Transfer RNA from a marine sediment metagenome, 71 nucleotides, folded computationally. Its Rfam family is "tRNA".
RNA sequence: GGGUGUGUAUGUAAACGGUAUACAACUCGGCUCCAGCCCGAGAAUUGAGGGUUCGACUCCCUCCAUGCCCA
Numbered sequence: 001g002g003g004u005g006u007g008u009a010u011g012u013a014a015a016c017g018g019u020a021u022a023c024a025a026c027u028c029g030g031c032u033c034c035a036g037c038c039c040g041a042g043a044a045u046u047g048a049g050g051g052u053u054c055g056a057c058u059c060c061c062u063c064c065a066u067g068c069c070c071a
Base pairs, nucleotide, nucleotide: 001070002069003068004067005066006065007064010024011023012022013021018054026042027041028040029039030038047063048062049061050060051059
């Protein structure tokens, strides 16, 4: 330099173009002499910018980060 994949919460992962979810972690409450376990509740997420669309995590374009292959 060329090709190709990935990017979603603190972490790991879901999500036919139609209300962004789960588990762990975290916070609060219950339980307990205290803590843990357990039970209940809660907060938090689409890499950035455009385009298409009534509607975009999803489709298209550019950029950024990163993995792999080729040179």